[in-house]
RNA sequence: GAGUUUGAUCCUGGCUCAGAUUGAACGCUGGCGGUAGGCCUAACACAUGCAAGUCGAACGGUAACGGACCGCUGGGAUUCCUUCGGGAUGACCUUGGUGCCGACGAGUGGCGGACGGGGGAGUAAUGCAUAGGAAUCUACCUAAUAGUGGGGGACAACCUGGGGAAAUGGUGAUUAAUACCGAAUACGCCCCAUGGGGGAAAGUGGAGGACCUUCGGGCUUCACGCUAUUAGAUGGGCCUGCGUAGGAUUAGCUUGUUGGUGAGGUAAUGGCUCACCAAGGCAACGAUCCUUAGCUGGUUUGAGAGGAUGAUCAGCCACACUGGGACUGAGACACGGCCCAGACUCCUACGGGAGGCAGCAGUGGGGAAUAUUGCACAAUGGGCGCAAGCCUGAUGCAGCCAUACCGCGUGUGUGAAGAAGGCCUUAGGGUUGUAAAGCACUUUCAGUAGGGAGGAAAGCUUGUGGCUUAAUACGCUAUAAGUGUGACGUUACCUACAGAAGAAGGACCGGCUAACUCCGUGCCAGCAGCCGCGGUAAUACGGAGGGUCCGAGCGUUAAUCGGAAUUACUGGGCGUAAAGCGUACGUAGGUGGUUUGUUAAGUUGGAUGUGAAAGCCCAGGGCUCAACCUUGGAACUGCAUUCAAAACUGAUGAACUAGAGUAUGGUAGAGGAGUGUGGAAUUUCCUGUGUAGCGGUGAAAUGCGUAGAUAUAGGAAGGAACACCAGUGGCGAAGGCGACACUCUGGACCAAAACUGACGCUGAGGUGCGAAAGCGUGGGGAGCAAACAGGAUUAGAUACCCUGGUAGUCCACGCCGUAAACGAUGUCUACUAGCCGUUGGGAGACUUGAUCUCUUAGUGGCGCAGCUAACGCGAUAAGUAGACCGCCUGGGGAGUACGGUCGCAAGAUUAAAACUCAAAGGAAUUGACGGGGGCCCGCACAAGCGGUGGAGCAUGUGGUUUAAUUCGAUGCAACGCGAAGAACCUUACCUGCCCUUGACAUCCUCGGAAGGGACCGGAAACGGACCUGUGCCUUCGGGAACCGAGAGACAGGUGCUGCAUGGCUGUCGUCAGCUCGUGUCGUGAGAUGUUGGGUUAAGUCCCGUAACGAGCGCAACCCCUAUCCUUAGUUGCCAGCACGUAAUGGUGGGAACUCUAGGGAGACUGCCGGUGACAAACCGGAGGAAGGUGGGGAUGACGUCAAGUCAUCAUGGCCCUUAUGAGUAGGGCUACACACGUGCUACAAUGGUCGGUACAGAGGGUUGCCAAGCCGCGAGGUGGAGCUAAUCCCAGAAAGCCGGUCGUAGUCCGGAUUGGAGUCUGCAACUCGACUCCAUGAAGUCGGAAUCGCUAGUAAUCGCGAAUCAGAAUGUCGCGGUGAAUACGUUCCCGGGCCUUGUACACACCGCCCGUCACAUCAUGGGAAUUGGUUCUGCCCGAAGGUGGUGCGCUAACCAGUUGGGAGGUCGCUAACCACUUUGUGAUUCAUGACUGGGGUGAAGUCGUAACAAGGUAGCCGUAGGGGACCCUGCGGCUGGAUCACCUCCUUU
Repeated sequence: GAGUUUGAUCCUGGCUCAGAUUGAACGCUGGCGGUAGGCCUAACACAUGCAAGUCGAACGGUAACGGACCGCUGGGAUUCCUUCGGGAUGACCUUGGUGCCGACGAGUGGCGGACGGGGGAGUAAUGCAUAGGAAUCUACCUAAUAGUGGGGGACAACCUGGGGAAAUGGUGAUUAAUACCGAAUACGCCCCAUGGGGGAAAGUGGAGGACCUUCGGGCUUCACGCUAUUAGAUGGGCCUGCGUAGGAUUAGCUUGUUGGUGAGGUAAUGGCUCACCAAGGCAACGAUCCUUAGCUGGUUUGAGAGGAUGAUCAGCCACACUGGGACUGAGACACGGCCCAGACUCCUACGGGAGGCAGCAGUGGGGAAUAUUGCACAAUGGGCGCAAGCCUGAUGCAGCCAUACCGCGUGUGUGAAGAAGGCCUUAGGGUUGUAAAGCACUUUCAGUAGGGAGGAAAGCUUGUGGCUUAAUACGCUAUAAGUGUGACGUUACCUACAGAAGAAGGACCGGCUAACUCCGUGCCAGCAGCCGCGGUAAUACGGAGGGUCCGAGCGUUAAUCGGAAUUACUGGGCGUAAAGCGUACGUAGGUGGUUUGUUAAGUUGGAUGUGAAAGCCCAGGGCUCAACCUUGGAACUGCAUUCAAAACUGAUGAACUAGAGUAUGGUAGAGGAGUGUGGAAUUUCCUGUGUAGCGGUGAAAUGCGUAGAUAUAGGAAGGAACACCAGUGGCGAAGGCGACACUCUGGACCAAAACUGACGCUGAGGUGCGAAAGCGUGGGGAGCAAACAGGAUUAGAUACCCUGGUAGUCCACGCCGUAAACGAUGUCUACUAGCCGUUGGGAGACUUGAUCUCUUAGUGGCGCAGCUAACGCGAUAAGUAGACCGCCUGGGGAGUACGGUCGCAAGAUUAAAACUCAAAGGAAUUGACGGGGGCCCGCACAAGCGGUGGAGCAUGUGGUUUAAUUCGAUGCAACGCGAAGAACCUUACCUGCCCUUGACAUCCUCGGAAGGGACCGGAAACGGACCUGUGCCUUCGGGAACCGAGAGACAGGUGCUGCAUGGCUGUCGUCAGCUCGUGUCGUGAGAUGUUGGGUUAAGUCCCGUAACGAGCGCAACCCCUAUCCUUAGUUGCCAGCACGUAAUGGUGGGAACUCUAGGGAGACUGCCGGUGACAAACCGGAGGAAGGUGGGGAUGACGUCAAGUCAUCAUGGCCCUUAUGAGUAGGGCUACACACGUGCUACAAUGGUCGGUACAGAGGGUUGCCAAGCCGCGAGGUGGAGCUAAUCCCAGAAAGCCGGUCGUAGUCCGGAUUGGAGUCUGCAACUCGACUCCAUGAAGUCGGAAUCGCUAGUAAUCGCGAAUCAGAAUGUCGCGGUGAAUACGUUCCCGGGCCUUGUACACACCGCCCGUCACAUCAUGGGAAUUGGUUCUGCCCGAAGGUGGUGCGCUAACCAGUUGGGAGGUCGCUAACCACUUUGUGAUUCAUGACUGGGGUGAAGUCGUAACAAGGUAGCCGUAGGGGACCCUGCGGCUGGAUCACCUCCUUU
């Protein structure tokens, strides 16, 4: 910085991501090189090899090896002699021996094994880091001084004998030394103190001229040693300051403990140890205890401050199987040494022994996980040695591993037919993509071959100088030449050769976050870091194509820091989001007014020392670069010492009065405690009057009352509370305090300015006070009233309401210590615009008042600046600052568990974790909603008229039935709806039969015109056979239409999805609304405009106005109708003129009227009066055919309902393809215990019926309407005139009017149902048509709850016509005739509009949401008890060991001295100390645990409905009781309660 709470916003706040890093691991992949790194786990156990030896120039020696030599033994080529037996010679070989040289096993002795190497168990300080200190040691090394003379006695090895399996231990005898021991000497040294005393040594090697010699040598010299001492260097030991984890749910710890004196001990200080004395020491600035941990330089992250960490490298510490112990030594209480104890492993002859990889490799085991039983001492370093040299798993190298960092490569250029293939596609193309192929080049790296540095300095030999010396020798040193040492190593590097040849993957592509399409899947499989994706069109799963980012790597996981200002020192907060203790006093602590002096602790500056190296940073240099290495600088922000300064803080001295306090004089007050008194009212009791009810509620009932209530009058008793005054008035720290009087008592304020002189503020712990409820003891008890009882209400009612009623409420004393104990705002101080009230005090002015002004202490309202997320706060701050305290760090779990403290109890206080969620929350906004409020409208109610609901029938639907009863519509807004018309057809359904390029479309091939007629089978489709016909155009090839056959592309689907869609439609609603631009306000969502005052049918108009304008809606424009004018005059009309008829515009004619149909006029609140605001407008009137949109129609804003329709049509996707397609016959859609909707006809006299008689409008008609005439009772038949229609026909309008009859009845009402007979349509009226006639004559006497329509030419009533249609309306759409009643009004029901209010709702109240119960699962508390770990304390035991004591023994050096002995030693015994061990009582902690408690989470479980709106009883807090549950009730408190009214205050005009 981003994502994520919301419909949206701002804030708070958590969670998550992007970055960097790693000793990493895992998955996929893997060319080369360089540099680093590599058991983080079991301080688990270890086979095997190696890791510490060396010195013969310390010694006695000689087991092995080498060399030379001598003689001997044996063999023996050759040669000579020969008696042929042999003898001699003898190169050479061999064995043994001796002495020598070189060397050297074992041993004595010296030095080194205390370094180097390892891992981090322990350790919270005996450690580390930093800075200091004094009472100390230091082998080898350096420097200096002085010595190095003379003796003695042993013990190993070796030999011997013998124990034991072994390890190994004894016995006897011999021997050397640089081993051991005295004596001598003592410059310096040590002790004691001026005088003494004590203490040392070792030789070995090289060379050599004189001289000496016992021929060994002496002697001289050099080198290495040795002894004593001093100094240095180096390395240790000890002490001190400061710093260095967590826990207070660990608060007290300590007896050698703290100090002193003396002694002992140590290298050295010291209770280090001991004796005695004193009683101290540590601790809230965290002792003690528990848990965890090696510390540091550094590493990592971060802007920094910080945080996390302590691998590799480096410094320190501690450890070496576990525990204890000492020895040796300069140094150890010792990794590859010793002793003891323990565990484990191994050997054993069972008697006894051996061992210690946390050295390097390696093995097993553990684990997600970490390498070779390699080479070399060539280099660097170490040990020993004079040296050569030896040893060195230190080290240098190599091997393994992409573990990390760095570098290089996997080619380069050209190349469009934009190839093929893949993928997508709107089918055109796009993309992969210059990518490939092709052409032309290059050769790093790898490969092959050849060449080839540096790491090498040393050492040795020789020469030449120098030092030493008597010396040319020896030795040392410098230099020159020669010789010569490399594990790595087939090194680095260079050259040549060949050939693009051998070398690319991983993750991701919804947002954060760079990168998109197709297919598959269908809340499945799966993904996921957070938000989330997946329920048939998934850029989110899986695959593919393409793309993005990195690249020999890429991702994931784990971990740390960052982002996180999310612990805030830098750098946060606390009115409402988490957060001010209920309140005061006060201890420690923190902090503190004015002036001045001193000091220098803090502070500031300089200097010095230190802050190891490496690392980081800067500048150079070396590897071709880089990583890496290297040189120098800077830095190491620190500590210490010292010098200086003196402003501020501190300390200290002196002074001051503005803070604070004291004294004086006044004032107001429900401040507190105690004692007493008073009146009103309730209740009870007594008495009187009086009679039938009272009481209570929404309505009732329980209850009381004829045994006299209620009511009323008088009297009495008793308890509790104090009306009016009374007021955002007073007092108090808060809780709280209210009749009156008295006593005692605290605080505040005002005035003046006498006194003290900083005495102040805050306040962890601590202490006091602290509503109500509750508890204990004793009183009291009128009213009220938890619990309880009864009555109601209710589905239930453990409640709300009613009647009763006990604790309690009251008093005294003692507990409790909590509240929404609230201003949700800690205390104190200072500063910062105003205005208006009110309470207490003071001052001033005048006009002396119900006055005005100023001031001070309170208490309120508004408001500027400022602050705030906003709301709001605003001198009584939530502003600006200072001091101190308390508290907060996501929600839930939980203010809970455990532990502690307090309490009689209830409980209070302190106070977690596991687990779980991605939110929880604050303020404000827009909506929606409210059993919130205000205003307004509508046939919404009311006022009326007529209906429905009851009957019969018609029709539609549900349900049921069925082979099928095709499908859809289904609250208003489905149900006489799609359907403006199902006998077949329609038809989609069922049954049977039948077809498969198909009933329908296009293309191809072949044949035929097409067509018509009749025959057979069949239910038809269809099949068979026969006759007839041969047309049109033509370039003469053929073509077009049509029919038949064939092949495949395809057709076809009323199959699914209206929740994939288009289009169309319904509805709110013909309601008056819905928005935009610019501006302004607000951090913002948004607001304003559009609200307000009026008005309207209307967001219609006017006025006002931070708004000004505009758009879609309203209205108007359009059509019909009502009046008039004009034009035209047939089929319409006929006034006047004429003709004619029985009669008729029938005819001539006319154009006046009606009418027809074109064009115009007219109505606009235009005029008058009134009201209104001088407006808009409204009311009334005039005129007018019509008056305030004249009446009706068409016209339907932004949007809502995933509303309806895939079966009108179109269409994506899916599905069927000899069937879900097509044909055909029959059946079904017409069924019928039932329920509902919509209608028709009625129930009658305002009527029925009979007779006579009058008046319409709008339509339709050639597949048609059909006249006159005739026939039939009638439906109808016959007939054929007229009409393609202002001409003819349908066509008689009916109600009405005039007469007759019926007389209130199931009728002369009503017509269902049924029987019979017919007519018409049609291929066909059985299922299943309409109509006619005769007969039949059902229910029904005006309809329960409920419900519908309608405000005028309307309702009601009457008939007529049309569409559909062969036929078939009570339906639908139209038409005219007759023609009402009522509207006071807006309280209520329903719907709607505007404003406002509350909200925990936003899928928007059909919302949200609480708790028990049931089921599953997870973590956790209690729990009889159980297994381990750690630890305090008491007792037992007491190995090894050193110290002390002691002596039955044994004893070379020295002393004394000679049978003995002493000193000392050795070996025993023993005392205290003490490791391991045993045991008792505890503490603490980790686990386990029958059973049990609550908690969390789960898909649509059960019961209720507590909360959110006045949530239907306002809610909540504390407390107590009760109840399945949420909860209910009592008492006190709060507003974080809506609404109405009143009061007070403020603002505007």
Molecule: small-subunit ribosomal RNA
Organism: uncultured prokaryote